RNAcentral holds the full RNA, with entries from ENA. The part of an RNA shown here (small-subunit ribosomal RNA, 3' major domain) has 478 nucleotides and comes from an uncultured prokaryote. Rfam family: Bacterial small subunit ribosomal RNA. Rfam links the family to the GO terms ribosome and structural constituent of ribosome. The prediction has a mean pLDDT of 82.
Context: one part of a larger RNA
RNA sequence: UGACGGGGGCCCGCACAAGCGGUGGAGCAUGUGGUUUAAUUCGAAGCAACGCGAAGAACCUUACCAGCCCUUGACAUACCGAUCGCGAUUUCCAGAGAUGGAUUUCUUCAGUUCGGCUGGAUCGGAUACAGGUGCUGCAUGGCUGUCGUCAGCUCGUGUCGUGAGAUGUUGGGUUAAGUCCCGCAACGAGCGCAACCCUCGCCCUUAGUUACCAUCAUUUAGUUGGGUACUCUAGGGGAACUGCCGGUGACAAGCCGGAGGAAGGUGGGGAUGACGUCAAGUCCUCAUGGCCCUUAUGGGCUGGGCUACACACGUGCUACAAUGGCAGUGACAAUGGGUCGCAACCUCGCGAGAGGAAGCUAAUCUCAAAAAGCUGUCUCAGUUCGGAUUGUUCUCUGCAACUCGAGAGCAUGAAGUCGGAAUCGCUAGUAAUCGCGUAUCAGCAUGACGCGGUGAAUACGUUCCCGGGCCUUGUACA
Numbered sequence: 001u002g003a004c005g006g007g008g009g010c011c012c013g014c015a016c017a018a019g020c021g022g023u024g025g026a027g028c029a030u031g032u033g034g035u036u037u038a039a040u041u042c043g044a045a046g047c048a049a050c051g052c053g054a055a056g057a058a059c060c061u062u063a064c065c066a067g068c069c070c071u072u073g074a075c076a077u078a079c080c081g082a083u084c085g086c087g088a089u090u091u092c093c094a095g096a097g098a099u100g101g102a103u104u105u106c107u108u109c110a111g112u113u114c115g116g117c118u119g120g121a122u123c124g125g126a127u128a129c130a131g132g133u134g135c136u137g138c139a140u141g142g143c144u145g146u147c148g149u150c151a152g153c154u155c156g157u158g159u160c161g162u163g164a165g166a167u168g169u170u171g172g173g174u175u176a177a178g179u180c181c182c183g184c185a186a187c188g189a190g191c192g193c194a195a196c197c198c199u200c201g202c203c204c205u206u207a208g209u210u211a212c213c214a215u216c217a218u219u220u221a222g223u224u225g226g227g228u229a230c231u232c233u234a235g236g237g238g239a240a241c242u243g244c245c246g247g248u249g250a251c252a253a254g255c256c257g258g259a260g261g262a263a264g265g266u267g268g269g270g271a272u273g274a275c276g277u278c279a280a281g282u283c284c285u286c287a288u289g290g291c292c293c294u295u296a297u298g299g300g301c302u303g304g305g306c307u308a309c310a311c312a313c314g315u316g317c318u319a320c321a322a323u324g325g326c327a328g329u330g331a332c333a334a335u336g337g338g339u340c341g342c343a344a345c346c347u348c349g350c351g352a353g354a355g356g357a358a359g360c361u362a363a364u365c366u367c368a369a370a371a372a373g374c375u376g377u378c379u380c381a382g383u384u385c386g387g388a389u390u391g392u393u394c395u396c397u398g399c400a401a402c403u404c405g406a407g408a409g410c411a412u413g414a415a416g417u418c419g420g421a422a423u424c425g426c427u428a429g430u431a432a433u434c435g436c437g438u439a440u441c442a443g444c445a446u447g448a449c450g451c452g453g454u455g456a457a458u459a460c461g462u463u464c465c466c467g468g469g470c471c472u473u474g475u476a477c478a
Stems, first nucleotide, its partner, number of pairs: 001478002003475003007472007015462002019426005026318008034309002042053002064304007073129001077128002079125006087106002091102004109119003131293002134291003140287002142282003145278001147276001152191006158167003171182003197270004202238007211228003216225002241264001244258005320419001324378006336367003341360002345356004385416001390411007432454007
């Protein structure tokens, strides 16, 4: 100087407390461990691994296993030789396919000094080489997590100290903040804080189609004429600064109350992550040193596996019902997507869906039905709760749903009556609850990321638990 203390002081945080809803019990989904297996590819491991990499494992993906094949190779550059096309396409044979053999049609490379001369392409050959999701994240870059959006981390000059170092950065107040004020052997400065950026909330203005409709006509309908007031869209601008008043404070910084205001003291949300820590994570995104493989640890293919199942754990979904189930009814959203697509509407089907078929490259057409809501019924029961499981008939995608997809109809109707010890989230348009959309994607969502609807309770307080900041003290620690 740090680190540590079941030392002290001050302060903060959904840290506790006060509340609301869960998890832990059930069934299922999903990830992991373990076990099994020819293989169940690999990584991630307290917080900060475990619905994580994976925004989508039937083939492919795929890295794993079995078998069958290839060896200058699926891919790049260089050399030699041959050919002039390459490419697309039809059919047949062998085969599981890769591949090998035969065959039909279309097309017949560019420049040119007319010399295979140059370029380009294909095939064959030999060698340099290619190739490796092989190892090392403890050789690395890059990227990321975490403490933590915590308020800290430092420097120059000066001063003090033999020196390590100290001072500044401590102290008195204050703040979300090393934020600001005052004081002070310090005076300044940098990276952080804040602001500048995006978005939501108010107003003005510009513009008015595909948006809107107050006034005038018109219509089944903003449909048409007309209009741009309003809504909205998307550009520009204004607006909030403790600016004003009172109190308090040290005449300071600030704090408390009030006015006006759409908004008040950081207005809400986002982006933004200092010096560093964990030899944290990643050599399987990519890049890369070293090591290793080179008729194989490379490459192609078929089939299987990653989907196994006595069990254990994490994360979720659905429930156990009446604040509910079922039936009926009928309004009100927002974000988004759509031409290899979204599909109105009509017909068929109980339904998943099928057959036709307008419109739309979209503020125009469409996905699209929002759901919680309201009315009726059921009357406390393993039930008209709950839907697992199983049987069966179908639908869709796709070469192909056996291993191993999703969905529909009928039948079946398991556990489960609110969950031990323990444990998680959340302070406001939040929790809870309700539906909707998107990426990935042929198909597959209880996951992820977004969107809006309805919309609470509680916070006395900081003794205690956890984490953190500052000062101080002890130390046999560095």